[in-house]
Context: one part of a larger RNA
Molecule: large-subunit ribosomal RNA, domain IV
Organism: Candidatus Hodgkinia cicadicola
RNA sequence: UUGUGCUGAAGGAACUCGGCAAACUGCAUGUGUAACUUCGGAAGAAACAUGACCUGAUAUGGGUAACCAAAAUCAGGUGUAACAAAAUUGAGGGAAGCGACUGUUUACCAAAAACACAGGACUCUGCCAAAUCGUAAGAUGAAGUAUAGAGUCUGACGCCUGCCCGGUGCUGACCAGCGAAAACCGAAUGUUCGAAGCAUCCGGUCUAAGUUUCAGUAAACGGCGGCCGUAACUAUAACGGUCCAAAGGUAGCGAAACCCCUUGUCGGGUAAGUUCCGACCAGCAUGAAUGGCGUAACGACUUCCCUGCUGUCUCCAGCACAAGCUCA
Repeated sequence: UUGUGCUGAAGGAACUCGGCAAACUGCAUGUGUAACUUCGGAAGAAACAUGACCUGAUAUGGGUAACCAAAAUCAGGUGUAACAAAAUUGAGGGAAGCGACUGUUUACCAAAAACACAGGACUCUGCCAAAUCGUAAGAUGAAGUAUAGAGUCUGACGCCUGCCCGGUGCUGACCAGCGAAAACCGAAUGUUCGAAGCAUCCGGUCUAAGUUUCAGUAAACGGCGGCCGUAACUAUAACGGUCCAAAGGUAGCGAAACCCCUUGUCGGGUAAGUUCCGACCAGCAUGAAUGGCGUAACGACUUCCCUGCUGUCUCCAGCACAAGCUCA
């Protein structure tokens, strides 16, 4: 000097991206326990008290009795700096975001708000099922049968899930148009005696799927507007005009995990707050199963605040052990 432990005056987060790390708490018994809530919880909430040893008593249990008893209750007393004396051994609370939850994950830099999940919805599938593997035989599905199986999306629960089928997709219909090979009809050429057969080639007839067409379908992929004017202060515009579009964003939420301008403005918290909470709405570029908004419980998740606590810090100091240095 470094590492690992231990201790520390006064202060107590002033440290720092951030209380990271450390400290506090910790057991048992008794008391007591809020908002909120899906009435189960929250909850060990929080908060408070007691605890060693000695003497006596009480009740209880056992025993025929004398008496004994882990644990319990009461009364009195003794000693220590310290009585759950060591070790083991929750710090707590108030808010917000996300995800309902228990679970799963990047073996070796990510454990999460990602995945899964119960629940919800759509689509396909009538059984030799659809779907999947395989060239096939065959197999899974399933020794199942639409309350079943498969695929896709969403993700407990509560309240809900608006408008658009013009484009793309899917499904269905079908008069007509386009539409391949084969087949048929006719001509030509080659071969041939030959208009037969065979081959080549040209034109036509017929024509499947598909496509054009017409409908349906958004918990299919997706989409969900401009400009101008107007009220007796000003401002704003319930109102009117006009253009475009398939339809012009409904309920809800909103400077948000989404807001560029932006440290928006107002309020709260602080002496002082780019973060945080509550509002406002001018939403660059929110929005409804690519789910919208809430939500008790839960979370080694993320953010803010408070109490306690502390060498994180003001500001460092000391001790122990190990290494470092010298010799072997």